[in-house]
Context: one part of a larger RNA
Molecule: small-subunit ribosomal RNA, 5' domain
Organism: Cryomorphaceae bacterium MED-G11
RNA sequence: GGAUGAACGCUAGCGGCAGGCUUCAUACAUGCAAGUCGAGGGGCAGCAUAAAUUACUUGUAAUUUGAUGGCGACCGGCGAACGGGUGCGUAACGCGUAUGCAACCUACCUUUUACUAGAGAAUAGCCAAGAGAAAUUUUGAUUAAUGCUCUAUACACUUUAAGACUCACAUGAGUCUAAAAGAAAAGCUCCGGCGGUAAAAGAUGGGCAUGCGUUCUAUUAGCUUGUAGGUGAGGUAACGGCUCACCUAAGCUUCGAUAGAUAGGGGUCCUGAGAGGGAGACCCCCCACACUGGUACUGAGACACGGACCAGACUUCUACGGAAGGCAGCAGUAAGGAAUAUUGGACAAUGGAGGCAACUCUGAUCCAGCCAUGCCGCGUGAAGGAAGAAGGCCCUAUGGGUCGUAAACUUCUUUUAUACAGGAAGAAAUCUUUCCACGUGUGGAAAGUUGACGGUACUGUAAGAAUAAGGAUCGGCUAACUCCGUGCCAGCAGCCGCGGUAAUACGGAGGAUCCAAGCGUUAUCC
Numbered sequence: 001g002g003a004u005g006a007a008c009g010c011u012a013g014c015g016g017c018a019g020g021c022u023u024c025a026u027a028c029a030u031g032c033a034a035g036u037c038g039a040g041g042g043g044c045a046g047c048a049u050a051a052a053u054u055a056c057u058u059g060u061a062a063u064u065u066g067a068u069g070g071c072g073a074c075c076g077g078c079g080a081a082c083g084g085g086u087g088c089g090u091a092a093c094g095c096g097u098a099u100g101c102a103a104c105c106u107a108c109c110u111u112u113u114a115c116u117a118g119a120g121a122a123u124a125g126c127c128a129a130g131a132g133a134a135a136u137u138u139u140g141a142u143u144a145a146u147g148c149u150c151u152a153u154a155c156a157c158u159u160u161a162a163g164a165c166u167c168a169c170a171u172g173a174g175u176c177u178a179a180a181a182g183a184a185a186a187g188c189u190c191c192g193g194c195g196g197u198a199a200a201a202g203a204u205g206g207g208c209a210u211g212c213g214u215u216c217u218a219u220u221a222g223c224u225u226g227u228a229g230g231u232g233a234g235g236u237a238a239c240g241g242c243u244c245a246c247c248u249a250a251g252c253u254u255c256g257a258u259a260g261a262u263a264g265g266g267g268u269c270c271u272g273a274g275a276g277g278g279a280g281a282c283c284c285c286c287c288a289c290a291c292u293g294g295u296a297c298u299g300a301g302a303c304a305c306g307g308a309c310c311a312g313a314c315u316u317c318u319a320c321g322g323a324a325g326g327c328a329g330c331a332g333u334a335a336g337g338a339a340u341a342u343u344g345g346a347c348a349a350u351g352g353a354g355g356c357a358a359c360u361c362u363g364a365u366c367c368a369g370c371c372a373u374g375c376c377g378c379g380u381g382a383a384g385g386a387a388g389a390a391g392g393c394c395c396u397a398u399g400g401g402u403c404g405u406a407a408a409c410u411u412c413u414u415u416u417a418u419a420c421a422g423g424a425a426g427a428a429a430u431c432u433u434u435c436c437a438c439g440u441g442u443g444g445a446a447a448g449u450u451g452a453c454g455g456u457a458c459u460g461u462a463a464g465a466a467u468a469a470g471g472a473u474c475g476g477c478u479a480a481c482u483c484c485g486u487g488c489c490a491g492c493a494g495c496c497g498c499g500g501u502a503a504u505a506c507g508g509a510g511g512a513u514c515c516a517a518g519c520g521u522u523a524u525c526c
């Protein structure tokens, strides 16, 4: 000199953009953060509409009906493995980079082919009877489905196995022909379709393996027994000591094994001419974790943040028998700390889940609030104005200098602030109506409708300099000097050093210098 997720002191007008618990992965009140589908099903608890019946006071009341809109709870499907948070652990194929899988999987999506036949048994819910303070739960009867099961059919699927061809990167891979055995499905519909099953290919996402790179300590020199390899079996989506039985004795290491300490990694960021050095906040990618430890289930995918079970610590309710819980999601509270924000709005946009769609959900996201934390931009007036006023300070030869065009005063301007009026873009889609094409269910065109921010940005008008400047420093380094007070005292100080009665270094004043809505100090990095 540059920089920062900064803090503290003094001060503070505005706007835009960005950023905002670095510490206790400490504990958490409350609300919200993941649902959706009635076009799968039994249906109708509640709401609205409609219809029917009855009574009578002839337009009122009561009852019934799933008939319609729609819909609590239940079965079922998909989602909940994403998105969001944090950096505990991890020195590792964790990450980065480059390859390989002839050793693999992949729901939804796209393309293609072929099917979607016939039966059956239950079970929630509802109802009835109970148990319990509650959480919740028992028994009995009864019922549906795109839930479950059986049979059929099934090529190109799987397994066994014969032959042929092609290729090759060892173990082999692919294709073709014939044979045997095995495995499917779900229907709904507004009649347009939406689904379901099997198979192949694609795409996407993942899994595994390998080369190279990846902190400190040798005052850590030896380490390993499933350890290194083989045979066989089991297991996995897949190869593999992944696991097991047996056999061999092997494998790593001073080119640093093992052990200990520290740490998420990268893109990047700061600095530097570069080489380097330091860091890993925000944003993006990957990894890991979800009170602590362990485990599996379901599923295409988890060994699962707002799922399950067990154990532990802690907290809460209790009728003492038991039961409930997990903010490192968004806000918010307490604690810790030098220190870090609202218990806000909207799904209008983008994206995601479900759904035929309308739509619903979305603390993702988009916005708004707070904070000078940073960067950038703007303003606090402009021009004229010399009696160089008064006054302050300094000098004094009693003249003068300086603050100083500074002020007053005159004439203008009106960014911002204030008041009033208007007022967006972001939004074209979905949807409704009409038309066109024709690939017949899609595409296109026109019109209408849709804005949280927000009466915001922006524009116009009105009046008026009106609403707006401070901080540090002035001995040298280092831009900027005098007076008074003090008298090695009080104090200053980054280093050198200053203060002992004339201190440009302490404290005050006048003046000056540098920055400026900031200025300094501290901490940390180069």
Base pairs, nucleotide, nucleotide: 001526002525003524004523006522007521008520009519010518013378014377015376016375017374018373019371020370021336026334027333028332030331031330032329035078036077037076040075041074043071044070047069048068049067050065051064052063053062054061055060056059085289086288087287094214095213096212097211098210099209100208101207104206105205109202110201111200112199113198114197115196116195117151118150119149120148127140128139129138130137131136157182158181159180160179162177163176164175165174166173167172187194188193215261216260217259222252223251224250227249228248229247230246231245232244233243234242264286265285266284267283268279269278270277271276291312292311293310294309295308314325315324316323317322342368344367345366346365350364351362352361353360354359381412382411383410384409391403392402393401394400418462419461420460421459422458426453431448432447433446434445435444436443437442470515471514472513473512474511475496476495477494481510482509483508484507485506491498492497